RNA sequence: UUCUUAUCAAGAGAGGCGGAGGGACUGGCCCUAUGAUGCCCGGCAACCAAUCUUCCAUGUUGUGGAGAUAUGGUGCCAAUUCCAGCAGAGCAGCAAGCUCUGAGAGAUGAGAA
Numbered sequence: 001u002u003c004u005u006a007u008c009a010a011g012a013g014a015g016g017c018g019g020a021g022g023g024a025c026u027g028g029c030c031c032u033a034u035g036a037u038g039c040c041c042g043g044c045a046a047c048c049a050a051u052c053u054u055c056c057a058u059g060u061u062g063u064g065g066a067g068a069u070a071u072g073g074u075g076c077c078a079a080u081u082c083c084a085g086c087a088g089a090g091c092a093g094c095a096a097g098c099u100c101u102g103a104g105a106g107a108u109g110a111g112a113a
Stems, first nucleotide, its partner, number of pairs: 001113008013041001015040003021031003025085004042077003047073003050069004055065004081105001086102006
């Protein structure tokens, strides 16, 4: 980098460093010197591993499920993945527009090449 698969409406500091930009892309709309992005600390969560279980199943020194812990590997900590971007349905119909569903794109985990 590509492919497969699961998840994406919840959750997370009035700390330190540092100084201008940031929210993937495009269009919006936002955040930002009452200091952004970033780094550190802190926290959230529980995807993978690990450990545990007066639970369940079973082909019972095991295996699978469910649950717990949060030790290790990641991830995450403005706004629904901030909203829309393509297709369909409904509403409204002069039109702008509104709602819902799916796809696409993106993010993250796990597995594979």
SAM riboswitch aptamer (S box leader) from Brevibacillus fulvus, 113 nucleotides, folded computationally. The RNAcentral record of the sequence draws on Rfam. The source organism's lineage runs through Bacteria, Bacillota, Bacilli, Caryophanales and Brevibacillus.